[in-house]
Overview
Predicted 3D model of a 73-nucleotide RNA (transfer RNA) from Rhodotorula sphaerocarpa. Taxonomically the source falls in Rhodotorula (Eukaryota, Dikarya, Basidiomycota, Sporidiobolaceae). The RNAcentral record of the sequence draws on ENA. The prediction has a mean pLDDT of 82.
């Protein structure tokens, strides 16, 4: 330099156009316990990488950029 893939809570992750973005983990509070842990219940935590375009409507489709990984040179 060329091509391919990926980018979603602190971390990992589901979600292939439709009204409120999913789960686990983490964390806070409560129940339980003499206490801790486990378990159970409730909450917090997301400008869906950035900008633009298409559409009545975009996390999802298209373009450019940025970052990461891989293949080739």
């Nucleotide at each position: 330099g060329a091509c391919c893939g990926c980018g979603u809570a602190g971390u990992c992750u589901a979600g292939u156009g439709g009204u409120u973005a999913u789960g686990a983990u983490u964390u806070u509070c409560g129940u339980c316990u003499c206490a801790c842990a486990c378990a159970c219940g409730a909450g917090a935590g997301g400008u869906c990488c950035u900008g633009g375009g298409u559409u009545c409507g975009a996390a999802c489709c298209c373009c450019a950029g940025c970052g990461c990984g891989g293949u080739c040179a």